About this RNA:
Predicted 3D model of a 74-nucleotide RNA (transfer RNA) from Ambispora gerdemannii.

RNA sequence: GGCACCGUAGCUCAGUUGGUGCGAGCGUCUGAUUAAAAAUCAGAAGGUCGACAGUUCGAUUCUGUCCAGUGCCA
Numbered sequence: 001g002g003c004a005c006c007g008u009a010g011c012u013c014a015g016u017u018g019g020u021g022c023g024a025g026c027g028u029c030u031g032a033u034u035a036a037a038a039a040u041c042a043g044a045a046g047g048u049c050g051a052c053a054g055u056u057c058g059a060u061u062c063u064g065u066c067c068a069g070u071g072c073c074a
Base pairs, nucleotide, nucleotide: 001073002072003071004070005069007067010026011025012024013023019057028044029043030042031041032040050066051065052064053063054062
């Protein structure tokens, strides 16, 4: 330098052939329970879906460029 894949919550990952509210587990916080804790149960917070543009009535999803990561080739 070329090609392919990938980027979604603090972490690991789903999801959507464009359509009202993007979910799960772990973690965090609150409450219940306990003498206290762990475990368990209930609830809550936490997301500009990598960035910027384009298409569209409507984009996390489609298109382009860039950025970061991984692999292969040179």
It matches the Rfam family "tRNA". The RNAcentral record of the sequence draws on Rfam. Model confidence (mean pLDDT): 82 of 100.